[in-house]
RNA sequence: GGAGCCAGCCAGAUGGUCGCUGUCAGCAGCCUGAUUGAGUCAGUGUUGGCAGAGGAAAGUCCGGACUUCACAGGACAGGAUGCCAGGUAACGCCUGGGAGGCGAGAGCCUACGGCCAGUGCAGCAGAAAAUAUACCGCCAGACUUGUUCUGGUAAGGGUGAAAUGGUGCGGUAAGAGCGCACCGCGCUUCUGGUAACAGUAAGCGGCAGGGUAAACCCCAUCCGAAGCAAGACCAAAUAGGGAAACAACCAGCUUUCGGGCUGACCCCGUGGUCCGCGGGAGUUUCCGGGUAGGUUGCAUGAGGUGAUCGGUGACGGUCAUCCCAGAUGAAUGACCAUCCACGACAGAAUCCGGCUUAUGGCUGGCUCUCCUU
RNA sequence: CGGAGCGUAGCGCAGCUUGGUAGCGCACCACAAUGGGGUUGUGGGGGUCGAAGGUUCAAAUCCUUUCGCUCCGA
Repeated sequence: GGAGCCAGCCAGAUGGUCGCUGUCAGCAGCCUGAUUGAGUCAGUGUUGGCAGAGGAAAGUCCGGACUUCACAGGACAGGAUGCCAGGUAACGCCUGGGAGGCGAGAGCCUACGGCCAGUGCAGCAGAAAAUAUACCGCCAGACUUGUUCUGGUAAGGGUGAAAUGGUGCGGUAAGAGCGCACCGCGCUUCUGGUAACAGUAAGCGGCAGGGUAAACCCCAUCCGAAGCAAGACCAAAUAGGGAAACAACCAGCUUUCGGGCUGACCCCGUGGUCCGCGGGAGUUUCCGGGUAGGUUGCAUGAGGUGAUCGGUGACGGUCAUCCCAGAUGAAUGACCAUCCACGACAGAAUCCGGCUUAUGGCUGGCUCUCCUU
Repeated sequence: CGGAGCGUAGCGCAGCUUGGUAGCGCACCACAAUGGGGUUGUGGGGGUCGAAGGUUCAAAUCCUUUCGCUCCGA
C1' cells in the first nucleotide's frame, strides 16, 4: 500500500432575519361559550421565554402494555416455536456454551426434536429406488459346442442426486464381514460437565436396515378474539320514540265503563267541475338513545444520563440527577453570511422491546498479503 | 392508521392444494383453400413464472426477505 473481519460513535457547524406547532408567564371583553358581566373558566388574539423527528420515525414480520368483547375449569380444532443453560414484562429477540458447516485467517453462519408410531413421495436413467434383485463381467457345471442353458457371486464396469461401511491380509472354483487387524459406526458402563455434549477410558456388537418432516404427521412448550377508525365523556339541527300540559272533543253504534269502531268537518293528490277514490291528522315543554361536531385516550415511561456493586455476558440492584415533539389537513421550514469532508437513506400520529430492509461518514482493535528499509 | 388479496407469453386467465422442468383463448408468423382480401383449416414461434436468498436430487409450486398494484374499514 491492497484485501478483509469485529466493535463503537456522528447524522453538516456557527451567527442573523422571517415564519410554523406545543407549552409557561404577562396582557386583551373589540369575538364565541359558560358565567360571578369580568380576563374568573375554556377557547381566541397578542407580547416574551423555552422546547421541537430517526437510527432507521420505514416494512408491519414477531412480542408486550392499554382498551372493548368473550370467559368456572378442561378438551377438540387452528397457529407458532423446536440443541443446552441463562436474561427479559414478553418474544420467533438477546447472551454464554455444545454440535455441525464455511473461510488461508481475523472471524462468520445454522428452521439444529423425531422417518425401528403410522402414511406418503422419488420424473428420466438404471438389472434393481427400499424391497429385494442381476445388464455387462467373473467362476463352476451341463450338453445340442452356441450370440446356448443351469447354478454361484456382488470384487470390477455401467446408470443415477442417492446403490446396502473403508483399507489391507487371509480365504475361495470365483467371491463375499466369510474370518482377522486398523479406521469408521452403534449400544452399555465409567469419568468430566447444571445440561446440550465430550473422552487416545473399559466392555460388547459384524454393522444393526438409505433420503425426504421449509411432505402429511408424532412429541414437547406456548397462544381467547379484535384493535386508538380500540374505547370513554359532552352533545346541535332535522326525522323518528316516550311522557306531560294546553287546544279540539260533532253524530251514530257498542262496552267488562278503561275505552273501541264508523261517519261528518279540515288539509293534500287525482280531475275543467261535482260525485267518487286514495292518503294525512294540532301546539308547547321535558326525557332518553343517537348523528354532525367537540373533549379525552395522548406522553413520567418495563424512561434517559452518571456513579457504584453483582455477573464471563445478556442483564439486574442501589444512589444521584433530568423532563426530552405531541399535530388532527396534520408543525419541525425558508432566506442570508462564513467554514468544511459540500451533507446519504429518509418525516413521529397510542406507546414500548426486538427483527428485517434502505443508507453517508468517522474512530479504535484484529487478520491475511505485497513492497521498501 | 389498521386489515386482506394479487403478480405466469403482447392481452385475459389456468396450473400452486398433493414439488418432477408450464398450458388455454384472443393476438403474431408460415402454408393451404380464393383471381385478391376476409372467414376457415393445418403447422409454428414467443414466457424460465415481479425480484433476491434458502430447503430439496429437483421450486411457478414450500419457507424467508423485498418491490409493485388492487380492495376493505370513519